[in-house]
RNA sequence: AGAAGGUUGGGCGACCGCGGGCGGCUUGCCGCGCGAGGAAAGUCCGGGCUCCGCGGAACGACGGUGGCGGGUAACGCCCGCCGGGGGCGACCCCAGGGAAAGUGCCACAGAGAGCAGACGGCGCCCGCUUCGGCGACGCCAUCGUGAAAGGGUGCGGUAAGAGCGCACCGCGCGCCUGGUGACAGGGGCGGCACGGCAAACCCCACCGGGAGCAAGACCGAAUAGGGGCGUCGCACGGUGUGUUCCCACCAGGCGCCCGGGUUGGUUGCUGGAGCGCGUCGGCGACGGCGCGCCUAGAGGAAUGGUCGCCCAGCCCCGCAAGGGGUGGACAGAACCCGGCUUACAGACCUUCU
RNA sequence: CAGGGUGUAGCUCAAGAGAGUCAGAGCGCCCGGCUUGGGACCGGGAGGUUGCAGGUUCGAAUCCUGUCACCCUGACCA
Repeated sequence: AGAAGGUUGGGCGACCGCGGGCGGCUUGCCGCGCGAGGAAAGUCCGGGCUCCGCGGAACGACGGUGGCGGGUAACGCCCGCCGGGGGCGACCCCAGGGAAAGUGCCACAGAGAGCAGACGGCGCCCGCUUCGGCGACGCCAUCGUGAAAGGGUGCGGUAAGAGCGCACCGCGCGCCUGGUGACAGGGGCGGCACGGCAAACCCCACCGGGAGCAAGACCGAAUAGGGGCGUCGCACGGUGUGUUCCCACCAGGCGCCCGGGUUGGUUGCUGGAGCGCGUCGGCGACGGCGCGCCUAGAGGAAUGGUCGCCCAGCCCCGCAAGGGGUGGACAGAACCCGGCUUACAGACCUUCU
Repeated sequence: CAGGGUGUAGCUCAAGAGAGUCAGAGCGCCCGGCUUGGGACCGGGAGGUUGCAGGUUCGAAUCCUGUCACCCUGACCA
């Protein structure tokens, strides 16, 4: 000068105040103890829990994921490895299946843009020639265009050229060896057939029922338990001539809307895939065992304020010792967990180049 | 707290699903003409990081991801 990982997020004390809990008694007071985060955030994924739907399975539709192996309750997360790319390096990045299943697109420019390519250009073996060229033929080597022009480099070859031939590299298809696997290494055959885009449709494999604590349950108060629309397989009640069947209507159930009422209480509600330490297994993510700990539960919503001392940082005065002032980021639980992403002043630690 | 939607010129909207060269339209604004002057009318012109950042792609307003701002809906009883 950098790279990777982790910790912390001012400290102590006094007074006043706020929200829960426990205890006491003289029942409205006193005492004790607890009280935001690493992201509580965005609500982007995955679960628990609750209600609704559903006979089971498969297919389809829709949505998502996408190298391989493992971890996990699960994941789009994490760990290890493979392949590709970047960096001198520590290390970092990758939506990283399929383009020889099919469809589609590749603007402008350019001769030609997808089973391509000459009206510019190049060559002059052939024919003609007024010796300048013209015709015919050949060409993808060159110029030019483009993001991209149908393998690359070299040698041979040729009129000039061209996998036309050869060597090496690349590519494709079999084989062998190693690896659980992605894949790697070796050797053989093939002159090359197969451009890019799938964060275009699509194909393949795998996963997914829907909604969310304003879910849901109970109690209480009040109102007009009124009206309209839609829907209802079987059974039950009524009506349609006595019975049976069918059908229709009513009643009834459910949903939505209009109108009306309330703006209350309890529960779900916090002890859990929990946290810390040690040890064992594992490269690791993580797992097993043992011991210890309890760590917010509000409901327009508490977690705050003042003062004193100290610690970083900044500013001023001073040669210095020192003195004075200022002053600590991002942000705040709302059913609960596991992740990701985003915001974050500063301080500290470890390893490495 | 939860669910959903929208960001394009000063304002109101297109183009967006299925990417193509320079993002258009109306109103408004500016300049000129017409008029004694103003309005209307006629001619011309300016004005955009498509909310922001990154990615895919030859190429992004459009596709994907993240982020910001704004808007809408949702209580219970009968």

Annotation: Predicted 3D model of RNase P RNA and transfer RNA as a complex of 431 nucleotides. It holds a member of the Rfam family "Bacterial RNase P class A". By type it is a ribozyme.